RNA sequence: CGGACCGAGAGGCGCUGCAGCGGAGGUCACCUCCGCGACGCUCGGUCCGAUGCCGACGACGAGUAAGGGCGCCUCCCCAUC
Numbered sequence: 001c002g003g004a005c006c007g008a009g010a011g012g013c014g015c016u017g018c019a020g021c022g023g024a025g026g027u028c029a030c031c032u033c034c035g036c037g038a039c040g041c042u043c044g045g046u047c048c049g050a051u052g053c054c055g056a057c058g059a060c061g062a063g064u065a066a067g068g069g070c071g072c073c074u075c076c077c078c079a080u081c
Stems, first nucleotide, its partner, number of pairs: 001049009010074006018040001020036007039067001
C1' cells in the first nucleotide's frame, strides 16, 4: 500500500437512484429494458499478500473522531422560552 473478516460511528420508516450486481435483448470493448440497490465512507482489531526501509515510520503508555441524496419519526446532549 492492496485485499478479506469482525467491530464501531444512537435507532427506525418511506422515496428517488449513481456505482455495483442479477436477468433478458441489441447494431455487442458499449447500449437498452426489468429487478435489487443510500455505510459503497471513515476509524479500530485480526489475518493474507505486495513493495520499500534498516533500528525507527518500532515497543510501551495515553487519547479518540469526522463524514454519509431527500422527507419523517424515536432517542440522547446543550441552549432559549